Predicted 3D model of a 345-nucleotide part of an RNA (large-subunit ribosomal RNA, domain IV) from Calditerricola satsumensis. Rfam family: Bacterial large subunit ribosomal RNA. The source organism's lineage runs through Bacteria, Bacillati, Bacillota, Caryophanales and Calditerricola. The coordinates come from a structure-prediction model, not an experiment, and the mean pLDDT is 90.
Context: one part of a larger RNA
RNA sequence: CCCUCGCUAAGGAACUCGGCAAAAUGGCCCCGUAACUUCGGGAGAAGGGGUGCCUCGGUAGGGUGAGGAGCCCGAGGAGGCCGCAGUGAAGAGGCCCAAGCGACUGUUUAUCACAAACACAGGUCUCUGCGAAGCCGCAAGGCGAUGUAUAGGGGCUGACGCCUGCCCGGUGCUGGAAGGUUAAGGGGAAGGGUGAGCGCCUUACGGCGCGAAGCCCUGAACCGAAGCCCCAGUAAACGGCGGCCGUAACUAUAACGGUCCUAAGGUAGCGAAAUUCCUUGUCGGGUAAGUUCCGACCCGCACGAAAGGCGUAACGACUUGGGCACUGUCUCGGCGAGGGAUCCG
Numbered sequence: 001c002c003c004u005c006g007c008u009a010a011g012g013a014a015c016u017c018g019g020c021a022a023a024a025u026g027g028c029c030c031c032g033u034a035a036c037u038u039c040g041g042g043a044g045a046a047g048g049g050g051u052g053c054c055u056c057g058g059u060a061g062g063g064u065g066a067g068g069a070g071c072c073c074g075a076g077g078a079g080g081c082c083g084c085a086g087u088g089a090a091g092a093g094g095c096c097c098a099a100g101c102g103a104c105u106g107u108u109u110a111u112c113a114c115a116a117a118c119a120c121a122g123g124u125c126u127c128u129g130c131g132a133a134g135c136c137g138c139a140a141g142g143c144g145a146u147g148u149a150u151a152g153g154g155g156c157u158g159a160c161g162c163c164u165g166c167c168c169g170g171u172g173c174u175g176g177a178a179g180g181u182u183a184a185g186g187g188g189a190a191g192g193g194u195g196a197g198c199g200c201c202u203u204a205c206g207g208c209g210c211g212a213a214g215c216c217c218u219g220a221a222c223c224g225a226a227g228c229c230c231c232a233g234u235a236a237a238c239g240g241c242g243g244c245c246g247u248a249a250c251u252a253u254a255a256c257g258g259u260c261c262u263a264a265g266g267u268a269g270c271g272a273a274a275u276u277c278c279u280u281g282u283c284g285g286g287u288a289a290g291u292u293c294c295g296a297c298c299c300g301c302a303c304g305a306a307a308g309g310c311g312u313a314a315c316g317a318c319u320u321g322g323g324c325a326c327u328g329u330c331u332c333g334g335c336g337a338g339g340g341a342u343c344c345g
Base pairs, nucleotide, nucleotide: 001340002339003338004337005336006335007334008333010331011330014329019326027051028050029049030048031047036041038159052081053080054079055078056077061073062072063071064070082086094324095323096322097321098320099319100318101316102315106118107117122157123156124155125154126153127152128151134143135142136141160311161310162309163308165241166240167239170238171237172234173233174232175231176230179229180228181227185223186222190218191217192216193215194214197210198209199208200207201206242260243259244258245257246256269303270300281297282296283295284294285293
C1' cells in the first nucleotide's frame, strides 16, 4: 500500500451526477393512526409505551376429555430483586411529502439494458355459415376443432372513470352496375403466297402478264368477362385537420368584419410537457442562495382525442424533486483487527 472488518471528538450530505456505500429502523404485546379511495384499501401509515428475574402461582381462565382425572395452553394484577443496558448474544421494516410513466400480479435482451418496453383482463374494427376463415404441406393429409358466430382468425387500443370532435378530395376496403375502355376466343370483309390453265413476246432457251380449285399466310368490322374509368358508402381504415388584412373613447388586445384557399381547417381536454427551439420564458412556492422540482400563465418552433385525450385509489428492485431520522459520504483525518502484497531473516 491492497482486501475484509471494528471504533471515532465536533459537525451531520457540507460528499457526489445521485445519500452510491454505510449508518439508522427491526421480533412480540398494547395504545394510536391523516389526505385520498374503486370503500377492498391506504395500514406495520405516521407516532408512542411495554419487554428480564423471584413470590402470590399448580393464578383467573381456556383446550382436550365422560370427567372436580391427567396432560397442555395461559393473560391480567399485587409485591419484591439486579445491572449502564431485560426481543441483554444472533437473526428480524427506515419513514414521510410531491410529481412523471405504466392500472395491477406477471414477461424480457442465456452473456453490458428488468424499464415508462412486452403481455394483460377490458374496448373496438374486420374476416369467417363449416370440407369455415386463417395456417402447414407438391399432394394425401393435418392444425383450427372432435369447436360452430356467447365460436374461431387478424388489426389497433390497453384496468377503471369522463370522453373519443371535423374531413370520404387522395389511397385502401365494401357495394353498384347504365355508359366508356378492355384479353383469350368467336368472326371473317379484305389483302397476299403457291398454282393447273390461258394471253402476249420469242427460232430456241425463255420472258412478261392474268389466274379456277385446293393448300398456306396476314387479317378489318362485329360479338367477347373481371379489372380500370365511373357512381355511392366507409376514418377505433391509411391518413388530414389553413393564410392575409382591418376593427372597441388611454394604451394594449380583438368578441366583430373583409378576403383568398381547402376534402375539412384542431372540438373537449391538456399544455415551456418523457413533447418548448428561442429558454435558466414569466409569475408564484420551496432554499441564505434552486439551468433541477412543484403550482400557474399560454406566445403549443413542432400536444390533442383507441399510433387514443384527460384524470385516477392501489401497485413499482422504474424516474424526478423535497423533508425527518441516521451516519467516516464529507470537513479530514485518526486508531485498531484479520488476510494479502512488499522487505528482512